About this RNA: Predicted 3D model of an 88-nucleotide RNA (Glycine riboswitch aptamer). The coordinates come from a structure-prediction model, not an experiment, and the mean pLDDT is 76. The sequence was found by an Rfam model in a public genome assembly.
[in-house]
RNA sequence: AUGUAACUCUGGAGAAGCUCGCAAAACGGGGGCCGAAGGGGCAAAGCGGGAAACCGCCAAUCUCUCAGGCAAAAGGACAGAGGAUCAG
Repeated sequence: AUGUAACUCUGGAGAAGCUCGCAAAACGGGGGCCGAAGGGGCAAAGCGGGAAACCGCCAAUCUCUCAGGCAAAAGGACAGAGGAUCAG
């Protein structure tokens, strides 16, 4: 040179501003829907073990919908730019 954690800036989807109780809010009940915080599940190939059968390990934007969410705001996987330190 280059890569790079925290952090900063920018972009960033989906799905009822549902309904019932209550004067209303809060709160609670009801069925519906969404996947991109988090969490769970899956291995064709590969790797490891085994004589073999077979067993184990490993992924996602796939899948589940536990959690979360379904106007705006907030949050938001991920992407771009900057980036001390560290590696070099």